THF (Tetrahydrofolate) riboswitch aptamer from Roseburia sp., 99 nucleotides, folded computationally.
NCBI's taxonomy places the organism under Bacteria, Clostridia, Lachnospirales, Lachnospiraceae, Roseburia.
Model confidence (mean pLDDT): 79 of 100.
RNA sequence: AGCAGAGUAGAAUCUUGUGCGUUAAGUGCUGAGUGAACAGGGAGUUGUCACCCGGACGAAAGGCGAAUGCCUGCGGUACAAAGUUCGCAUCCCGCUGCU
Numbered sequence: 001a002g003c004a005g006a007g008u009a010g011a012a013u014c015u016u017g018u019g020c021g022u023u024a025a026g027u028g029c030u031g032a033g034u035g036a037a038c039a040g041g042g043a044g045u046u047g048u049c050a051c052c053c054g055g056a057c058g059a060a061a062g063g064c065g066a067a068u069g070c071c072u073g074c075g076g077u078a079c080a081a082a083g084u085u086c087g088c089a090u091c092c093c094g095c096u097g098c099u
Base pairs, nucleotide, nucleotide: 001099002098003097004096005095010086011085012084013083015081016080017079018078019077020075021074022073029055030054031053033051034050035049036048040093041092042091043090061072062071063070064069
């Protein structure tokens, strides 16, 4: 110097558990604002995420009980754990192997 590779946060999916909603919050879509993270180091977006204020759309209930409630469902529902798959937008340096 050339070639190849490793590694993170995390993401998707699925299972289980515990909740929340079913008097509709949440999820998904969308506009503004603020902020954060992105392999060992540095930089880092038009990408990602969170918070927050709006907009449009929008739902699955049933049974039991004297009752607080309980049971079965439902929700592109929240969180946690296990499995599987994927995995730094990109740039520079470093690390490992070979030449």
Rfam family: THF (Tetrahydrofolate) riboswitch aptamer. Rfam's curators write: Tetrahydrofolate (THF) riboswitch was first reported for Ames et al. as an RNA motif in 5' untranslated (5'-UTR)regions of folate transport and biosynthesis genes in Firmicutes genomes. The RNAcentral record of the sequence draws on Ribocentre.